[in-house]
RNA sequence: GGGGCAUUAGCUCAGUUGGUGGAAGCGCCGGUCUCCAAAACCGGAGGUCCCAGGUUCGAGUCCUGGAUGCCCCGCCA
Numbered sequence: 001g002g003g004g005c006a007u008u009a010g011c012u013c014a015g016u017u018g019g020u021g022g023a024a025g026c027g028c029c030g031g032u033c034u035c036c037a038a039a040a041c042c043g044g045a046g047g048u049c050c051c052a053g054g055u056u057c058g059a060g061u062c063c064u065g066g067a068u069g070c071c072c073c074g075c076c077a
Base pairs, nucleotide, nucleotide: 001073002072003071004070005069006068007067010026011025012024019057028044029043030042031041032040050066051065052064053063054062
């Protein structure tokens, strides 16, 4: 220098063909239970869908540029 993949809640990750509503587990908070706690069960909060722009009636999803991480190839030494 070239190419590929990934980025969605605190963490790990789904999200189909662009189509009304962003999903789950763990964690966190509250409750039930218990002498207390854990476990179990019930409920709840928590989101700039990496950033900017574009296309579209409509974008987490498509396009362009950028950022970060990982991998592959090449060049120099």
Description
The RNA shown here (transfer RNA) has 77 nucleotides and comes from a Solirubrobacterales bacterium. It matches the Rfam family "tRNA". Rfam describes the family as follows. Transfer RNA (tRNA) molecules are approximately 80 nucleotides in length. The sequence was found in a public genome assembly. NCBI's taxonomy places the organism under Bacteria, Bacillati, Actinomycetota, Thermoleophilia, Solirubrobacterales.